[in-house]
RNA sequence: CGGCGUUUAGCGCAGCUUGGUAGCGCAUCUGGUUUGGGACCAGAGGGUCGCAGGUUCGAAUCCUGCAACGCCGACCA
Numbered sequence: 001c002g003g004c005g006u007u008u009a010g011c012g013c014a015g016c017u018u019g020g021u022a023g024c025g026c027a028u029c030u031g032g033u034u035u036g037g038g039a040c041c042a043g044a045g046g047g048u049c050g051c052a053g054g055u056u057c058g059a060a061u062c063c064u065g066c067a068a069c070g071c072c073g074a075c076c077a
Stems, first nucleotide, its partner, number of pairs: 001073007010026004020057001028044005050066005
């Protein structure tokens, strides 16, 4: 320097193909149960979808640029 992949809640991930109200598990909080804790049951909160721009009535999703991380290749020694 080139190619490919990943980036979504505190953590791990799905959703992208086919644009149409952002989800699951764990964790956290509240209540129940228990002498108390754990486990179990019920409920709740938590996201500018890596950043910027574009297309569109509407973008996590399509297009462009950039960034971080990983893999492969090239170059130099």